[in-house]
Molecule: RNase P RNA; transfer RNA
Organism: Pseudomonadota bacterium
């Protein structure tokens, strides 16, 4: 100096003019003070609470999601530390219940595609035919071999006898027992037994966990008015029991009447600092209040300084002026998380390699 | 602003994880005197990426686009 890997943070800054909106206070019929006004993703709505109704969500099915072990947390498919197996010289990434419960698939191709044995060939025997020193065919034996395919091929490697459906021996891998260690995934080591593929993001089988619906949920207040006709039990439940409540429900027409308040943002809320913890986290103490619209705000325009690009001066370096660019996006009940987008730039921690000393 | 449903030739639909078919439409070509019918050939496609699987339109995940619902 050069290739990498992992994280974290920023998202232009000051001032003036004119707006736009919430609240608060003064004043009083139109304007005036002070205070607050978008984000890391407000976004996709993929998970998961909180919060409203409907049972306080009860019971059995049925559907659906989750999958190594242990923690964290309001939950979670999220984070965190570890396990095991792959990748990679290595920081480090990726993967992750069961195919030995039982059912299904595995095209084409191939002798065969999953309870293996069948067929071709090969050795041996006999027996017939014929184009007769041989080759065809047809039986019975035998058999540790071969069989151009395929993504996968009949069942781990090795190494020694024998020589034709073998045996011994290590090692490897599964089952299962038995010790230590660890909460636990699992690691190590002794023992017996076998050596039949993949696919569960195919049905399923096991733990576990889920009731449905969503602020347009829900509730409250005023003002009007006129009910008429038809249909059923209603309660958005996937279905059945079970509960509630039936003076109910639901559809058409005709009429009335508000684009009203609340829910609406103080919250698992934020900043700092201590302890406790490998870490996610959590406990404490202090401080501060930080958007709340409803055809919907958050915005335009100068000025200076910053940061990038072009060319040009003047060049040791520096620096001068001019033109030109600055992304992705945008609240709508909140809240944790994942995920996708993103102009430019700043940190920190590691690993290989080469080179100086 | 919340929920839901769907994306295959130009247009309309098929297709159990196994060579994407078919019908209209457009091209050439036979038939005609010439154009219609008809008959032969031909050309076009799974919304994008990725992952699972020997093997994806299909099954899993994220992204784009269209279209209904709801005071």
């Nucleotide at each position: 100096g050069g290739a990498g890997a992992g994280g974290g943070c920023c998202g232009g800054g000051c001032g003036g003019c004119c707006g736009c909106u919430c609240g608060g206070g003064a004043c009083g019929g139109g304007a005036c003070c002070c205070g607050g006004g978008a984000g890391g993703a407000a976004a996709g709505u993929c998970c998961g609470g909180a919060c409203u109704c409907c049972a306080u969500a009860g019971g059995g099915c049925a559907a659906g999601g989750u999958g190594g072990c242990c923690g964290c947390u309001a939950a979670c498919g999220g984070c965190g530390g570890c396990c095991u197996c792959g990748a990679g010289c290595g920081a480090u990434c990726g993967a992750g219940g069961g195919a030995a419960a039982g059912u299904g698939c595995c095209a084409c191709a191939g002798a065969a595609a999953a309870g293996a044995g069948a067929c071709g060939g090969c050795u041996g025997g006999c027996a017939a035919g014929c184009c007769u020193c041989g080759c065809u065919u047809a039986c019975c034996a035998g058999a540790g071999u071969c069989g151009g395919u395929g993504a996968a091929a009949a069942c781990g490697g090795u190494g020694u006898g024998c020589u034709u459906g073998c045996a011994c021996a290590c090692c490897a891998g599964c089952a299962u027992u038995c010790g230590u260690g660890g909460u636990g995934a699992c690691a190590c080591g002794g023992g017996u037994g076998c050596u039949c593929g993949g696919c569960a993001a195919a049905c399923c089988c096991c733990a576990c966990c889920u009731g449905g619906a969503g602020c347009a949920a829900g509730a409250c207040c005023a003002a009007a008015g006129a009910g008429a006709g038809g249909g059923c039990g209603c309660g958005u439940g996937g279905c059945c029991c079970g509960c509630g409540c039936a003076g109910g429900c639901c559809c058409u027409c005709c009429g009335g009447u508000g684009c009203g308040u609340c829910g609406c943002u103080u919250g698992a809320g934020g900043c700092a600092g201590u302890u406790g913890g490998c870490a996610a986290c959590a406990a404490c103490u202090g401080c501060c209040c930080c958007a709340g619209a409803g055809g919907a705000a958050u915005g335009g325009c100068c000025g200076c300084c910053g940061c990038c690009c072009a060319g040009c001066c003047u060049u040791u370096g520096c620096g001068g002026a001019u033109g030109g660019g600055a992304a992705c996006a945008g609240a709508a009940u909140c809240c944790g998380g994942c995920u996708u987008a993103c102009a430019g730039g700043c940190c920190c921690u590691c690993u290989c390699c080469g080179u100086u000393u | 602003u919340g929920c839901c449903g769907g994306g295959u030739c130009a247009u309309c639909u098929a297709a159990u994880g196994g060579u994407a078919g078919g019908a209209u439409a457009g091209u050439g070509g036979a038939c005609u005197c010439u154009g219609a019918a008809u008959c032969c050939a031909c050309u076009c496609a799974u919304c994008u990426u990725g992952g699972u699987u020997c093997g994806a339109a299909u099954c899993c995940a994220a992204g784009c686009c269209c279209g209904g619902c709801a005071g």